[in-house]
Model confidence (mean pLDDT): 75 of 100. This is a predicted structure of a 361-nucleotide RNA (Bacterial RNase P class A) from a Candidatus Margulisiibacteriota bacterium. A source record names the gene rnpB. Rfam family: Bacterial RNase P class A. The family's RNA type in Rfam is ribozyme.
RNA sequence: CGAGCCAGCCGGGCAGUCGCCUUUAGCAAUAAGGGAGGAAAGUCCGGACUCCAUAGAGCAACGUAGCGGGUAACGCCCGUCGCCGUGUACCAGUCACCCGCUUAGGCGGGUUCCGGUACACGGUAGGACAAGUGCAACAGAAAGCAAGUACGUUCGUUUAGGCUUAGGUUUAGACGAAGCUGUAGUGAAACCAGGUAAACUCUACGUGGAGCAAGACCAAAUAGGGGAUGAGCUGCUGCUCGCGGCGUUUGAAAUCCCGGGUAGGUCGCAUCAGCUGACCGGUAACGUUCAGCGCAGAUAGAUGACUGCCGUCCGCCUUUUAGGCGCGAUACAGAAUCCGGCUUACAGGCUGGCUCACUUU
Numbered sequence: 001c002g003a004g005c006c007a008g009c010c011g012g013g014c015a016g017u018c019g020c021c022u023u024u025a026g027c028a029a030u031a032a033g034g035g036a037g038g039a040a041a042g043u044c045c046g047g048a049c050u051c052c053a054u055a056g057a058g059c060a061a062c063g064u065a066g067c068g069g070g071u072a073a074c075g076c077c078c079g080u081c082g083c084c085g086u087g088u089a090c091c092a093g094u095c096a097c098c099c100g101c102u103u104a105g106g107c108g109g110g111u112u113c114c115g116g117u118a119c120a121c122g123g124u125a126g127g128a129c130a131a132g133u134g135c136a137a138c139a140g141a142a143a144g145c146a147a148g149u150a151c152g153u154u155c156g157u158u159u160a161g162g163c164u165u166a167g168g169u170u171u172a173g174a175c176g177a178a179g180c181u182g183u184a185g186u187g188a189a190a191c192c193a194g195g196u197a198a199a200c201u202c203u204a205c206g207u208g209g210a211g212c213a214a215g216a217c218c219a220a221a222u223a224g225g226g227g228a229u230g231a232g233c234u235g236c237u238g239c240u241c242g243c244g245g246c247g248u249u250u251g252a253a254a255u256c257c258c259g260g261g262u263a264g265g266u267c268g269c270a271u272c273a274g275c276u277g278a279c280c281g282g283u284a285a286c287g288u289u290c291a292g293c294g295c296a297g298a299u300a301g302a303u304g305a306c307u308g309c310c311g312u313c314c315g316c317c318u319u320u321u322a323g324g325c326g327c328g329a330u331a332c333a334g335a336a337u338c339c340g341g342c343u344u345a346c347a348g349g350c351u352g353g354c355u356c357a358c359u360u361u
Base pairs, nucleotide, nucleotide: 002356003355004354005353006352007351008350009349010348012310013309014308015307016306017305018304020035021034022033023032024031025030037332041343042342044341045340046339047338048337049211050210051209052208061207062206063205064204065203066080067079068078069077070076081126082124083123084122085121086120087119088118089117090116091115093113096111097110098109099108100107101106127202128201132200133199134196135195149184150183151182153178154177155176156175157174158173159172160171161170162169163168215267216266217265218264225258226257227256228255229254232246233245234244235243236242272294274293275292276291277290278289280287281286311330312329313328314326315325316324317323318322
């Protein structure tokens, strides 16, 4: 100086102008303070909190799965064992190849490959195939209660030939039968035992449901409901008459009171399994103690926009230390009850550790 792997962190700064939400003070004007994230995201897992349900037991459904620990809890985290993969180093071996020696047989060295050991890193849905059911490409005659291909073996029938004491015997071929079968061939595996549970299943353990639009409180207008007073009220119709409607035991109109719900408002709702640091315990995750700090709260949803300067990166130019130029770039994204995790997205940059390679002195 370069490459790879692992872990952690930052992820723009300052000023001005104009705005937004909120807290405190104030009668007000106004002043002062605070105002997104590492993922606020996906809503996947676990909890807090709230309401509903809930004798007990069993079944079903769903989830989890080596061992030990951490935690409020978890499918998360830490440690460790086993298995798999990658890299490096070492050891051993034969086949192959190369080189050297040797008349030859052979011997020595190297490379590749396979195997083993150690270390580092990564992955792991890692209980049970001793019960039952299922699944397995291609090849092969046959693959999971098997089958019998080719050659061979044994036996039988038969054809042809040789020998013959005419009873037979022997050679070659054809056909048939037998044997879980000697050889070959296929395959991971060929009568005899496997593999597979991110296959059904079995075993052990666990799980009530809905979710802040939970839930609690205050509470209009209008229309229903209940009660009290009440004998009239009302339409045609401005007035009188007339004709109707609703009432007078079933109580109209009007007034008042009560109650439920809606709009709307308040709370829940920002002090906490809180954050930072130190000591101690622990391999670690994490825990005890002490000190300091207070860190968004909107409700259709505030946390913004513009300008200038600077920073970082990239490209180009200049002979260089370095400087200049660019109408180049500066991400992903954005709270909505809260917390612990996981996963996913992310311009650019920083730090640490491990391994390897190379160069110079």